[in-house]
RNA sequence: ACGAUGGGCCCGGGAGAGGUCGUGAAAGCACGGCGCCGAAGGGGACUGCAGAAACUCUCAGGCAGAAGGAUCGGACCCGGACG
Numbered sequence: 001a002c003g004a005u006g007g008g009c010c011c012g013g014g015a016g017a018g019g020u021c022g023u024g025a026a027a028g029c030a031c032g033g034c035g036c037c038g039a040a041g042g043g044g045a046c047u048g049c050a051g052a053a054a055c056u057c058u059c060a061g062g063c064a065g066a067a068g069g070a071u072c073g074g075a076c077c078c079g080g081a082c083g
Base pairs, nucleotide, nucleotide: 006078007077008076010074011073012072013071018034020033021032022031023030024029035063036062037061041059042057043056044055
């Protein structure tokens, strides 16, 4: 001096599934019922062993909007592998 994997922060894009039924005076909302979704998180297994996932389960979460959201792009920061 180059600056990989990985991690953090900010901005932008970001799907799916009843704005269903009942009760609470009504609505937001809360609780309960049935029906569904999977892309926060979490769990699972074949295999000789190890190791998972965007696979799978729906525990959690979600099914108008808002929020959240795997992941993708950009900038910055930490770190410092290869050379």
Molecule: Glycine riboswitch aptamer